[in-house]
RNA sequence: GCGCGCGUAGCUCAAUCGGUUAGAGCAGCCGUCUUAUACACGGCCGGUUCCAGGUUCGAGUCCUGGCGCGCGCA
Numbered sequence: 001g002c003g004c005g006c007g008u009a010g011c012u013c014a015a016u017c018g019g020u021u022a023g024a025g026c027a028g029c030c031g032u033c034u035u036a037u038a039c040a041c042g043g044c045c046g047g048u049u050c051c052a053g054g055u056u057c058g059a060g061u062c063c064u065g066g067c068g069c070g071c072g073c074a
Stems, first nucleotide, its partner, number of pairs: 001073007010026004019057001028044005050066005
């Protein structure tokens, strides 16, 4: 340099052929329980879906460019 894949919550990951409010677990906080802690259970908090455009009534999803990471080829 070329090709392919990935980028979603602090972390690990979902999200049906583009559809109605973007979810789960862990972590954090609060509560129940306990003499107390832990465990368990319940609740709460947490998102510019990497960035900028485009298509569309509607984009996490499709298209273009860029950035980052990984793999392969040279």

A computed fold for a 74-nucleotide RNA from a Candidatus Wildermuthbacteria bacterium, annotated as transfer RNA.
It matches the Rfam family "tRNA". Rfam classes the family as a transfer RNA.
The source organism's lineage runs through Bacteria, Bacteria candidate phyla and Candidatus Wildermuthiibacteriota.
The RNAcentral record of the sequence draws on ENA.
Model confidence (mean pLDDT): 81 of 100.